This is a predicted structure of a 96-nucleotide RNA (THF (Tetrahydrofolate) riboswitch aptamer).
RNA sequence: AACAGAGUAGGAUUUUGCGCGUAAAGUGUCGCGGGGACGGGGAGUUGCCCGGCGAACGAAAGAUUUUCUGCGGUGCAAAAUUCGCAUCCCGCUGUG
Repeated sequence: AACAGAGUAGGAUUUUGCGCGUAAAGUGUCGCGGGGACGGGGAGUUGCCCGGCGAACGAAAGAUUUUCUGCGGUGCAAAAUUCGCAUCCCGCUGUG
């Protein structure tokens, strides 16, 4: 030199716990604008994440009512499983 591989942020699903809403917020969708992160180092998008503003759409309640059972593409945390550097250069591990 060649070949193979590891590791990030983060995403998804499930379970559990504690909440919020059910007097409709939240979630999801679209537009505008801002910020942030993206394997160990550098660069970095049309991809990713998070606020702000605007728009359209939109719901599951019930009971024996100090409470309980549900419901919501509901919030946070933990655990498990799974996906995962857009891409480029260098590095790391292994093989021979």